[in-house]
RNA sequence: GCGGGCUUAGUUAAAUGGUAUAACGCUGGUCUCCAAAACCAGGAUUGGGGGUUCGAUUCCCUCAGCCCGUGCCA
Numbered sequence: 001g002c003g004g005g006c007u008u009a010g011u012u013a014a015a016u017g018g019u020a021u022a023a024c025g026c027u028g029g030u031c032u033c034c035a036a037a038a039c040c041a042g043g044a045u046u047g048g049g050g051g052u053u054c055g056a057u058u059c060c061c062u063c064a065g066c067c068c069g070u071g072c073c074a
Stems, first nucleotide, its partner, number of pairs: 001070007010024004018054001026042005047063005
């Protein structure tokens, strides 16, 4: 340089055009002498920009970052 994949909550992952979801963690509560566990409740997320669409995490373009494969020259 070329080809392919990935980027979603603090973390790990779902969701493939129509209300963004779960687990763990975090916060509050119940319980307890206190704590842990358990249970209940809560906050928090689509890498940046642009386009298509009534509607974009999803489709298209571009940029950035990460991973994999693969040349030539020196």

Background: The RNA shown here (transfer RNA) has 74 nucleotides and comes from Parcubacteria group bacterium CG23_combo_of_CG06-09_8_20_14_all_35_9. The source organism's lineage runs through Bacteria and Bacteria candidate phyla. It matches the Rfam family "tRNA". It is annotated as a transfer RNA. The sequence is in RNAcentral, with records from ENA.